[in-house]
């Protein structure tokens, strides 16, 4: 210098003018003395890092308790962190990378059961071809044929062929025996533990579990159009289906349990208020901890609509502005994002001292 | 705003223990007619919405993305 990991952060800014919405505070009408309503001033606020997919985990809600059994769903390395989680953190074990670092839905195949098309003798057992002995025939004396056996060491097929791989050993061969190196199980060493170190004491066991299952562990349903107050209207017509072995509450079933009506068609009626925005908040110190978190102390208040507001116009400035628009709300996580910035005993390469 | 559910040829669909993608209709060519209509035969057309992953092998088994479609209020 050039390439790079990594953490975190910003995502136009300043100013002028007009203009929406909530809110506080005044001031003038109106009404039922305050509470309310309507106009107007002044002040102050008014979208995001994803608001977004609704993927997961809560608050809250109603379903009479939210009960028991079976089914179903989910989650799946080990410890911690959290209100909780499929999330962070830290570690273990694998893959990748020269490296810094990154990635892994990563229990169990030695419980049981499917499954592995095509190829190939043969897919969880196997003798196609080869090799070898033995038997009997033929015979140009090289050896051929036929049968009955060994044998997975060669060849072939295939994603996968019965631990690799060399020596001994064998009729030929083979953990059959040996030395290395793989892996499994026992013993041991360290560690809470995932796992790891020795031993060489016993063994070679194929792969799929994001096929069935088997283990732990978690799981009730419904989403603010959930719900609660209240006011209007015609608690009006018809068809079924039940009279307690039936409907509903109850959601896949059964049990329990409670209530007597349930469904569908047609017709009528929907105005305002709470839920609604202070909340596992947010930011600065600070205790603890390797970190994720976390203690305690000090500040701040930061849209809440209901047809939906956050917009438009001019100037100036630069790097010329992407992805994108709140609707109960938090906390993850994924997916979109033009372009910029800051940090680090961070890494590699080349080149100087 | 909350739910569910779809996607395969040019249309509209089948596709199950994951193992060669199919079916009508329609489209080409061709015979049978003079010519058309109809018949028959013979043929082409597919990145299985779109990226990943798991698997020897994915329409099919998970996951993210896209699109379309469909339902959901209260009172009596």
């Nucleotide at each position: 210098u050039g390439a790079g990991g990594c953490u975190g952060c910003c995502g136009g800014a300043c100013g002028g003018c007009c203009g929406c919405a909530g809110g506080u505070u005044c001031a003038g009408g109106g009404g039922u003395u305050u509470u309310c309503c309507c106009u107007g001033a002044a002040c102050g606020u008014g979208a995001g890092g994803a608001a977004a997919g609704u993927c997961c985990g809560a608050g809250c809600u109603c379903c009479g308790u939210a009960g028991g059994g079976c089914a179903g769903g989910g989650u799946g390395c080990c410890g911690g962190g959290u209100a909780a989680c499929g999330c962070c953190c830290g570690g273990u074990g694998g893959a990748g990378g020269c490296g810094a670092c990154u990635c892994c839905a990563a229990g169990g195949a030695a419980a049981g059961u499917g499954c592995a098309a095509c190829a190939g003798a043969g897919a969880g057992a196997u003798a196609c071809c080869g090799c070898c002995c033995c038997u009997u025939c033929c015979u140009u004396c090289g050896g051929g044929a036929a049968g009955a056996g060994g044998u997975a060491a060669g060849g072939g097929u295939g994603g996968a062929a019965a631990g690799g791989c060399g020596a001994g050993g064998u009729a030929a061969g083979a953990g059959c025996u040996c030395a290395c190196c793989a892996g499994c199980g026992g013993c041991u060493u360290g560690g809470c533990g995932a796992c790891u170190u020795g031993u060489c004491c016993g063994c070679u066991a194929u792969g799929u579990a994001a096929a069935c299952c088997c283990c732990a562990c978690c799981u009730g349903g419904u989403g603010c159009a959930a719900g609660a107050u209240u006011g209007a209207u015609a608690g009006g017509g018809g068809a079924g289906c039940a009279u307690a072995u039936g409907u509903g509450g109850c959601g896949g079933c059964c049990c329990g349990u409670c209530a007597c009506g349930c469904u569908c068609c047609c017709g009528g009626g929907u105005a305002a208020u709470c839920g609604c925005u202070u909340g596992a908040g947010c930011c600065c110190g600070u205790u603890g901890g390797c970190a994720a978190c976390u203690u305690c102390g000090g500040g701040c208040c930061u849209a809440g609509a209901u047809a939906g507001a956050u917009g438009g116009c001019c100037g100036u400035u630069c790097a010329a502005g992407a992805c994108a628009g709140a609707a109960c709300u938090c906390g993850g996580c994924u997916u979109a994002u033009a372009g910029g910035c800051a940090g680090c005993a961070c890494u590699c390469a080349c080149c100087a001292a | 705003g909350g739910g569910g559910c779809a996607u395969u040829a040019g249309u509209a669909c089948a596709g199950u223990u994951g193992g060669u993608a199919g079916u009508a209709c329609g489209c080409u060519a061709c015979a049978c007619u003079g010519g058309c209509a109809g018949u028959g035969u013979a043929g082409a057309g597919g990145u299985c919405a779109g990226g990943a992953g798991u698997u020897c092998g994915a329409g099919u088994c998970u996951c993210c993305u896209a699109u379309g479609c469909u339902c959901c209020a209260c009172c009596a």